[in-house]
Description: Predicted 3D model of a 73-nucleotide RNA (transfer RNA) from a Candidatus Micrarchaeota archaeon. It matches the Rfam family "tRNA". The coordinates come from a structure-prediction model, not an experiment, and the mean pLDDT is 82. The source organism's lineage runs through Archaea, Nanobdellati and Microcaldota.
């Protein structure tokens, strides 16, 4: 220098052929308990890596860039 893959909640990851974002764990509150843990119920938490483009509509498609990992020379 070129090529490939990944980036989504605090962590680990889903998200189909574009239709407006979810799970588990964790966190908070309540119930239960003498109290804690466990269990049960509820809740908060995301500008989907950044910037553009296409579209009525983009996490998803296109382009550039950033970061991480891998490969080739």
């Nucleotide at each position: 220098g070129c090529c490939c893959u990944a980036a989504u909640a605090g962590c680990u990851c889903a998200g189909c052929u574009g239709g407006u974002a979810g799970a588990g764990c964790g966190c908070c509150u309540g119930c239960c308990u003498c109290g804690u843990a466990a269990g049960c119920a509820g809740g908060a938490g995301g500008u989907c890596g950044u910037g553009g483009g296409u579209u009525c509509a983009a996490a998803u498609c296109c382009c550039a860039c950033u970061u991480a990992g891998g490969g080739c020379u």